[in-house]
The RNA shown here (transfer RNA) has 75 nucleotides and comes from a Clostridiales bacterium. RNAcentral holds the sequence, with entries from ENA. Lineage of the source: Bacteria > Bacillati > Bacillota > Clostridia > Eubacteriales. Rfam family: tRNA. By type it is a transfer RNA.

RNA sequence: GGGCCCUUAGCUUAGUUGGUCCAAAGCGGCAAGCUCAUAACUUGUAGAUCCUUGGUUCGAAUCCAAGAGGGCCCA
Numbered sequence: 001g002g003g004c005c006c007u008u009a010g011c012u013u014a015g016u017u018g019g020u021c022c023a024a025a026g027c028g029g030c031a032a033g034c035u036c037a038u039a040a041c042u043u044g045u046a047g048a049u050c051c052u053u054g055g056u057u058c059g060a061a062u063c064c065a066a067g068a069g070g071g072c073c074c075a
Base pairs, nucleotide, nucleotide: 001074002073003072004071005070006069007068010027011026012025013024019058029045030044031043032042033041051067052066053065054064055063
């Protein structure tokens, strides 16, 4: 220098035919129950404008462009 892939709650991931009910799950957090108490277990609950900016569209996590970070391969 060239090519490909990834970036979504604190962490690990799902969601990609763009949609009209909502961005979902597990772990973790918080509260309650249980217990003499803790853990485990059960129930409930909060938390992400989806890496950034711009564009397309009636509508974007999802499509397009540029940029940022990370990984792999080639030279």